This is a predicted structure of a 75-nucleotide RNA (transfer RNA) from Micavibrio sp. The organism belongs to Micavibrio, within Bacteria. Rfam family: tRNA.
[in-house]
RNA sequence: GCCGCCAUAGCUCAGGGGUAGAGCGCGUCAUUGGUAAUGACGAGGUCGCAAGUUCAAAUCUCGCUGGCGGCACCA
Numbered sequence: 001g002c003c004g005c006c007a008u009a010g011c012u013c014a015g016g017g018g019u020a021g022a023g024c025g026c027g028u029c030a031u032u033g034g035u036a037a038u039g040a041c042g043a044g045g046u047c048g049c050a051a052g053u054u055c056a057a058a059u060c061u062c063g064c065u066g067g068c069g070g071c072a073c074c075a
Stems, first nucleotide, its partner, number of pairs: 001071007010024004018055001026042005048064002051061002
């Protein structure tokens, strides 16, 4: 330098056009003599950044940034 994949909640990840979810973690409550476990409820994300298409974009397209992998090049 070229090609591919990835970027979504504190962490690990789903969701692939109709304004975002799970598990773990966190908070409150219930349960217990008290913990743990379990259950219920809740907080927490304008989906890496910026454009385009669309009535509507986390999702499709282009660019950029970062990460990972492969190939090539130099000595």